[in-house]
Source information:
Model confidence (mean pLDDT): 87 of 100. The part of an RNA shown here (large-subunit ribosomal RNA, domain IV) has 327 nucleotides and comes from Corbierea radiosa. Taxonomically the source falls in Corbierea (Eukaryota, core chlorophytes, Chlorophyceae, Chlamydomonadales). The RNAcentral record of the full RNA draws on ENA.

Context: one part of a larger RNA
Parts: sequence; structure tokens; C1' cells
RNA sequence: CUCUCUCUAAGGAACUCGGCAAACUAGCCCCGUAACUUCGGGAGAAGGGGCGCCCUCACGAGGGUUGCAGUGACCAGGCCCAGGCGACUGUUUACCAAAAACACAGGUCUCCGCAAAGUCGUAAGACAAUAUAUGGGGGCUGACGCCUGCCCAGUGCCGGAAGGUUAAGGAAGUUGGUUAUUACGUAAGUAAAAAGCUGACGACCGAAGCCCCGGUGAACGGCGGCCGUAACUAUGACGGUCCUAAGGUAGCGAAAUUCAUUGACAGGUAAGUUCUGUCCUGCACGAAAGGCGUAACGAUCUGGGCGCUGUCUCAGAGAGAGACUCG
Repeated sequence: CUCUCUCUAAGGAACUCGGCAAACUAGCCCCGUAACUUCGGGAGAAGGGGCGCCCUCACGAGGGUUGCAGUGACCAGGCCCAGGCGACUGUUUACCAAAAACACAGGUCUCCGCAAAGUCGUAAGACAAUAUAUGGGGGCUGACGCCUGCCCAGUGCCGGAAGGUUAAGGAAGUUGGUUAUUACGUAAGUAAAAAGCUGACGACCGAAGCCCCGGUGAACGGCGGCCGUAACUAUGACGGUCCUAAGGUAGCGAAAUUCAUUGACAGGUAAGUUCUGUCCUGCACGAAAGGCGUAACGAUCUGGGCGCUGUCUCAGAGAGAGACUCG
């Protein structure tokens, strides 16, 4: 010097990104216990008192006694205030992340009538299910409370069938090849040519789909600009105009979202880029990729306070194990 541990004057977070670590607290009985609340809770809230042994006892207690100390050791909650996120108990990156991520009960949309939809398999077949819409599959949301606005132009989905387009296939008809036969020729052969077979074209018939018509947002998604205006000024309830499918409603808002920004004001501090409340100029919140609240819960994140301490001022001493020296 390193590790594990013990103690420390005075101070008590001045340490530090941050009370990280450590310390405080701790058991049982009694008293007592706030806001808030979903009336269960919060709550062991908080905050106090008692605790050994002996005698008596009417069991409530009274008296005595000892020690440093009576939950005498071990063991064994620190507490409070405010805010964010997630309702909760759960789950997770086996070996750097336990969370605000996942799940969740609940909500909603959608598919499926059973030989179901959906999934696996080339198939047989299996799961779904020895179930049957109070069931099963998929998507989104995520307890509860109050709510969930406008846009169907684009994309998707659902419905529609009048018209347009449209495949294979069918096909009236047109046309080519082949040649029995006929004609000509002494012959070789030439010309014409039925049926059959075969090739090309083909009016017309011909489904879904697409075009088209309509619906649909807890479907994918989207939810404006400029100019003027009130008898101080400022602001603009109001007006004009352009564009759009429609121009963001309620609620919230410098927010896990705010760039400028340490916004402004207020609170807390002697001093506060953090924190809390308010404002609204929302660069770039916003309503089931849910919005805003919310008791309880959390090894969660942020700020503050009490208590407590070697975290620190600022170090010191001690125990054990190493390191180091000798062997």
C1' cells in the first nucleotide's frame, strides 16, 4: 500500500453526477395516527410509553432490588413531502439493461355456422376441439373514472351491379395445305378440285378482376395560409381572400415531447441549467400507435426535508488476510 472488518474529538452531506457506500431504524405489548381514497385502504402512517429479577396481589397493580445495559447476545422496517411513468401481483435481455419494456383483467374492431375460420404438412392427417358464437382465430388498446371531436379525396376493406374493359374456351364465316376425281397430254406431267385430315384469321358468346357507384376511422392515415379590424397602446371577439377530403374539438402543454431556452412569473435555497406551481409564443401535444385524471402498488425515475453517519472538513488508531523483507 491492497482487501475484509471495528472505533473515532468537533462538525454533520460541506463529499459527490447523485447520500454511492456506510450509519441510523429494527422484536413484543400499550397509547396514538393526517391528507387522500376505488371506503378495502393509506397504516407498522407519523409520533410516544413500557420491557430484567424477587415479594405481595383483588391480576388492575403495588413494593423491593441489581447492573454499563433488561427485544441486554444472535436476529431484526429508517421515516416524511411533492412530481413523472406504469393501474395492480406477475414476465424479460441464461453471462453488462428488471425498466417507463412485455404480459395482464377490462375495452373495441374483425373473421369463423363447424367437414368452421386460422395453423402445420407434398399428402394422408393433425391442432383448433372430444370445443360450437356466453365458442374459437387475428389486430389495436390496456384496471378504474370522465371521455374519445372533424375528414371517405388517396390507400385498404365491405357492398353493388347498369355500363366500359377482359382470359381460357366456344364459334357463324373467310382463307391456305393435302387430293379421290375430272379435264388436257403418247408420256413425263399440268390445271381445276369434293369429302376427310390439317394450318391461319375470325364477327359474336364469354367469369372474377379493374374502371365505375356507394359505405366504412377503436381501417392505413390526415386534421392550413395570407391580409385587415375595437375612441391610448396592445390584442383581435369580427371581416375579406386563397387553398383543402377536412383544416386539431375536449383535455393537456417549456412536457420522458420546447429548438431558441437556464423562456417568463412565483415557491423552495444565502445562492437552484435540476424541482414544484402558473402562463401559452405547442420549432415539432392531442383523443384506443388512445387524451386527461386517479386511491393502492414499484429493488422504477426526479426534486425536497427529518433522522443518521469517516461521504467529507482530514485524517487517526486497531484486528485479521495479502503484498513486501529475510528464510